[in-house]
Model confidence (mean pLDDT): 77 of 100. The RNA shown here (TPP riboswitch aptamer (THI element)) has 125 nucleotides and comes from a Deltaproteobacteria bacterium. It was read from a public genome assembly, where an Rfam model found it.
RNA sequence: GUAAACUGUUGGGGGUGCUGAAGGGAAGUUUAAAAGCGACCUGGAAGCUGAGAGUCGCUAAAAGCGGCAACCCAUCGAACCUGACCUGGCUAAUACCAGCGAAGGGAAAACAGGAAGAAGUGAAG
Numbered sequence: 001g002u003a004a005a006c007u008g009u010u011g012g013g014g015g016u017g018c019u020g021a022a023g024g025g026a027a028g029u030u031u032a033a034a035a036g037c038g039a040c041c042u043g044g045a046a047g048c049u050g051a052g053a054g055u056c057g058c059u060a061a062a063a064g065c066g067g068c069a070a071c072c073c074a075u076c077g078a079a080c081c082u083g084a085c086c087u088g089g090c091u092a093a094u095a096c097c098a099g100c101g102a103a104g105g106g107a108a109a110a111c112a113g114g115a116a117g118a119a120g121u122g123a124a125g
Stems, first nucleotide, its partner, number of pairs: 006113005012073003017048003022042003028037002054068005080105003086099004
């Protein structure tokens, strides 16, 4: 005379998408009659990707918002948002890949462990 990676807790930030089974079904189409197709309505079976696609409430419902849970991220920041219903490829679609992109934004921190009077430094012998 004191540190980092890393770990945990609290606090902080963030997103929750795509497809749509089944049922009903106007006009119309076809036909001997039908079946089928069919805008649209109801619905959420099942599947896809992902770390995460959850649940409850505010409402009759939708949208939106909020609580909680899990998960991810935290400036060394592509977690996530904007441009963007963007451009090219790919896919049933989202996702994914490349671009945009050295774009513009984006979350303060505290405590404990790590951690020992380690390391290091100085003085005296």